RNA sequence: GUGAUGGUUUUCGGGAGAGACCAAUUUUGGCGCCGAAGGGGCAAAUCGUAAAAAACUGCUUUAUGAUGAAGCUCUCAGGCAAAAGGACCGAAUUCCUGAC
Numbered sequence: 001g002u003g004a005u006g007g008u009u010u011u012c013g014g015g016a017g018a019g020a021c022c023a024a025u026u027u028u029g030g031c032g033c034c035g036a037a038g039g040g041g042c043a044a045a046u047c048g049u050a051a052a053a054a055a056c057u058g059c060u061u062u063a064u065g066a067u068g069a070a071g072c073u074c075u076c077a078g079g080c081a082a083a084a085g086g087a088c089c090g091a092a093u094u095c096c097u098g099a100c
Base pairs, nucleotide, nucleotide: 001100006096007095010092011091012090013089014088019031021030022029023028024027032080033079034078038076039074040073041072045067046066047065048064049063050062051061052060
């Protein structure tokens, strides 16, 4: 000097599912559903502790604790005409980092 990668800001485009249900009244209640705002849970594995076996250590086995992902799962929240929202993807873009 350039600005890889990762994160981040904003704009545009794409973007699923499920009752325009019922009853009271303007916000609640009831029944039935959805999962892709957000949120909760955990598998392998790793690490620690204790015990067993073992002469000791290590390895192994058992128990237990911690870390541990999601488009999985739960359905708290949210949603179930349109609108809005919407994980995620694409294009551009703000800022940080700074590969080379």
This is a predicted structure of a 100-nucleotide RNA (Glycine riboswitch aptamer) from a Clostridiaceae bacterium. The prediction has a mean pLDDT of 84. Its Rfam family is "Glycine riboswitch aptamer". About the family: This family represents the bacterial glycine riboswitch. Taxonomically the source falls in Clostridiaceae (Bacteria, Bacillati, Bacillota, Clostridia).